[in-house]
Context: one part of a larger RNA
RNA sequence: AUCUAGGCAAGGGAAUUCGGCAAAAUAGAUGGGUAACUACGGGAUAACCAUUGCCUUUAGCUGUCACAAGCGGCCGAAGGUGUCACUAACAAAGGGAACCCGACUGUUUAACAAAAACAUAGCAAACUGCUAGGGCGAAAGCCUGUGUAUAGUUUGUGUAUCCUGCUCAGUGCCCGUAAGUCAAAUCCCCGUACAAGGGGGCUAAGCUCGGGUUAACAGCGGGAGUAACCAUGACUCUCUUAAGGUAGGCAAAUGCCUUGUCGGAUAAUUACCGACGUCCAUGAAGGGACCAACGAGGUUCCCACUGUCCCUGCCUAGAAUCCA
Numbered sequence: 001a002u003c004u005a006g007g008c009a010a011g012g013g014a015a016u017u018c019g020g021c022a023a024a025a026u027a028g029a030u031g032g033g034u035a036a037c038u039a040c041g042g043g044a045u046a047a048c049c050a051u052u053g054c055c056u057u058u059a060g061c062u063g064u065c066a067c068a069a070g071c072g073g074c075c076g077a078a079g080g081u082g083u084c085a086c087u088a089a090c091a092a093a094g095g096g097a098a099c100c101c102g103a104c105u106g107u108u109u110a111a112c113a114a115a116a117a118c119a120u121a122g123c124a125a126a127c128u129g130c131u132a133g134g135g136c137g138a139a140a141g142c143c144u145g146u147g148u149a150u151a152g153u154u155u156g157u158g159u160a161u162c163c164u165g166c167u168c169a170g171u172g173c174c175c176g177u178a179a180g181u182c183a184a185a186u187c188c189c190c191g192u193a194c195a196a197g198g199g200g201g202c203u204a205a206g207c208u209c210g211g212g213u214u215a216a217c218a219g220c221g222g223g224a225g226u227a228a229c230c231a232u233g234a235c236u237c238u239c240u241u242a243a244g245g246u247a248g249g250c251a252a253a254u255g256c257c258u259u260g261u262c263g264g265a266u267a268a269u270u271a272c273c274g275a276c277g278u279c280c281a282u283g284a285a286g287g288g289a290c291c292a293a294c295g296a297g298g299u300u301c302c303c304a305c306u307g308u309c310c311c312u313g314c315c316u317a318g319a320a321u322c323c324a
Stems, first nucleotide, its partner, number of pairs: 002319008011310002015308001020305001028052005037042001039159001053081006060074005082086001094303007101295002106118002122157007133144004161289003165220003170217002172213005179208003186201005221239005248282001249279001260276005
């Protein structure tokens, strides 16, 4: 010199870095004060400000108590006093402004992932009238359940609020079915001295066929022309489909081109926020939008703070090394 665990650092203060990772800072109590937003409960210890030790004197209240005294407790006032510093050690929130996701508390990969994943209340659909439906079992039998549709099972979505558009052509499911097709059994004919075998009739489910059903699986167009500058196209024409994406939302955890364009923030920003929409390939329970509260979730910014850094240095203990 190095490593591990600590301590201190002038001036600067995130310039470090993927990223304030790590460290620092904040901190108790009393009094004051407290915004947007909001589901009116919250947000909230919001934020922010002041005080705080000790000594002396003293007003008031109060426990013990027969008045009192004594010994205590609480809450004030005035004066004094020492320090850089009075919750002086220990203990003890850093705060704020926004966005994305998930409503929330909860659960999870025992031993690399705690999350935006799972669950959830709520919503919806399907099945089920009880010897139910569903599940386990070869069966006996058992569970749901000694329950009974305000119940049970299965599936999807995921609080609330505002909503949830169009399409049943395909696939699935349900209902129907005059007609067609259609197995065995059975009937008739041929055949075989018996059979085998051949042909025909009748016929269930199913299929064909008809209808319904999308909070079932799913899907939700193209090309021309057009307004008295240009541009754009409310409008018209045309091809085509089962129907041609509605309300909303957006360069988004979804946008290739892309560091899109404009605005904000910076001296300067592929990030971030607000808009726009020409959406490669947004979109409504594979839910759409919004969203207070919540989050060891993700992203951006500000204040405070700092050895993260400029740029390193010193100290303590141990390891290691060297010598004995």
The part of an RNA shown here (large-subunit ribosomal RNA, domain IV) has 324 nucleotides and comes from a Gammaproteobacteria bacterium. NCBI's taxonomy places the organism under Bacteria, Pseudomonadati, Pseudomonadota, Gammaproteobacteria. The RNAcentral record of the full RNA draws on ENA and SILVA.